The prediction has a mean pLDDT of 80.
Predicted 3D model of a 72-nucleotide RNA (transfer RNA) from an Anaerolineae bacterium.
The sequence is in RNAcentral, with records from ENA.
The organism belongs to Anaerolineae, within Bacteria.
It matches the Rfam family "tRNA".
RNA sequence: UGGGGGAUAGUUUAAUAGGCAGAACGGAGCACUCUGGAUGCUUUAGUCAUGGUUCAAAUCCAUGUCCCCCAG
Numbered sequence: 001u002g003g004g005g006g007a008u009a010g011u012u013u014a015a016u017a018g019g020c021a022g023a024a025c026g027g028a029g030c031a032c033u034c035u036g037g038a039u040g041c042u043u044u045a046g047u048c049a050u051g052g053u054u055c056a057a058a059u060c061c062a063u064g065u066c067c068c069c070c071a072g
Stems, first nucleotide, its partner, number of pairs: 001071007010025004019055001026044006048064005
């Protein structure tokens, strides 16, 4: 430099070819307990960035950033 793939919550990971962004683990609070753990309830937090298409975008398009693979 060229080609291909990827980026969703603190972490891992769904969203069936556009139609309510979900789960698990983790964090916090409460209950239970002599304490802790376990368990139960509640809560916390997200679509890499900017723009475009559309009634509607995590999903489609353009550009950029970062990571991985292949070629030189």